[in-house]
């Protein structure tokens, strides 16, 4: 250089016909105890890597760009 594939909550990740987002764990509050740990019962904190383009409307479709992984290729 090509070609695949990923980036979404503190971490690990799901999100199929485009309609303004969740699980699960960890984190905050409360119940329960003498105090804990456990159990139970409420809270989603996110510019969904950026940028720009199609839409009435993008996580989602396009196009660059940047990070990170994987295959081939060139160079010596």
């Nucleotide at each position: 250089g090509g070609c695949c594939c990923g980036g979404u909550a503190g971490c690990u990740c799901a999100g199929u016909u485009g309609g303004u987002a969740g699980a699960g764990c960890a984190g905050c509050g409360g119940a329960u105890u003498g105090a804990a740990a456990a159990u139970c019962c409420g809270c989603g904190u996110g510019u969904c890597a950026a940028c720009a383009g199609u839409u009435c409307g993008a996580u989602u479709c396009u196009g660059u760009u940047c990070c990170a992984g994987g295959c081939c290729a060139c160079c010596a």

RNAcentral holds the sequence, with entries from ENA.
Predicted 3D model of a 76-nucleotide RNA (transfer RNA) from Fluviicoccus sp.
The source organism's lineage runs through Bacteria, Pseudomonadati, Pseudomonadota, Moraxellaceae and Fluviicoccus.
Its mean pLDDT, the model's own confidence on a scale to 100, is 80.